[in-house]
């Protein structure tokens, strides 16, 4: 890096440094941010994918995570307020998918 499988509406922040953007990408929306975001480090915590364990349990080891559902929408399908020039459009809700993230495995 690619592929496969599983999960993604729960949960979990303080300090120090830095200094202007950040929330993956594109577009739109909405948020966070000089009362210092994002990031880095330290400490703490959450969780339980893998290891450990006969198993359960636990949380010791390897990861991961600690604003907002993966922040929301985008594609398809179903329902559907309403509008309509009767061709359709479609607020809103649901399901699936795409993309992404994480883990484990394979190459």
């Nucleotide at each position: 890096u690619a592929c496969u499988u599983a999960u993604c509406c729960a949960g979990a922040a303080a300090g120090a440094c830095c200094g202007a953007g950040g929330g993956a990408c594109u577009g739109g929306g909405c948020c966070c941010g000089a009362u210092g975001a994002c990031g880095u480090c330290u400490u703490g915590g959450c969780a339980a994918c893998c290891u450990g364990c006969u198993a359960c349990a636990c949380a010791a080891g390897g990861u991961g995570c600690c604003a907002a559902c993966u922040c929301c929408c985008a594609u398809u399908c179903c329902a559907a307020a309403g509008c309509u020039c009767c061709g359709g459009c479609g607020c809103u809700g649901g399901a699936a998918g795409a993309a992404g993230a994480u883990a484990a495995g394979u190459a």
A computed fold for a 107-nucleotide RNA from Hymenobacter daecheongensis DSM 21074, annotated as SAM riboswitch aptamer (S box leader).
The same sequence occurs in records of 2 taxa.
Its Rfam family is "SAM riboswitch aptamer (S box leader)". Gene Ontology term of the family: regulation of gene expression.
Taxonomically the source falls in Hymenobacter daecheongensis (Bacteria, Pseudomonadati, Cytophagia, Cytophagales).